[in-house]
Molecule: THF (Tetrahydrofolate) riboswitch aptamer
Organism: uncultured Ruminococcus sp.
RNA sequence: CAGAGUAGAGCUACGAGCGUUAAGUGCCUGACGGACGGGGAGUUGCCGACGGGACGAAAAAGUAAAGGCGCAGACCUUUACCUUUGCGGUUCGUAACUCGCAUCCCGCUG
Numbered sequence: 001c002a003g004a005g006u007a008g009a010g011c012u013a014c015g016a017g018c019g020u021u022a023a024g025u026g027c028c029u030g031a032c033g034g035a036c037g038g039g040g041a042g043u044u045g046c047c048g049a050c051g052g053g054a055c056g057a058a059a060a061a062g063u064a065a066a067g068g069c070g071c072a073g074a075c076c077u078u079u080a081c082c083u084u085u086g087c088g089g090u091u092c093g094u095a096a097c098u099c100g101c102a103u104c105c106c107g108c109u110g
Base pairs, nucleotide, nucleotide: 001110002109003108008099009098010097012095013094014093015092016091017090018088019087020086027053028052029051030050032048033047034046038106039105040104041103059085060084061083062082063080064079065078066077067076068075
């Protein structure tokens, strides 16, 4: 002088869930806690749970039961939240890819 490596983050695919009776996600804010290459320090950055606030959504079909109407086939309403297909800036897991120590000192490789 050059370089490697973390936690983690993003994205895609697959799988399993949750919600669709609106939780979750995202946004603002308060106070608290945690993590941050092998060692030490560590932010105004990152993450987590909690309190407060604003905003806010996609359902459809099937099946069953009850009721209504009808001569009947059938139709209508309600319920179940059971099945399927969707939907949600949804959760978790696995895999690929991308990014990746704020910064400082030391160390490691050439």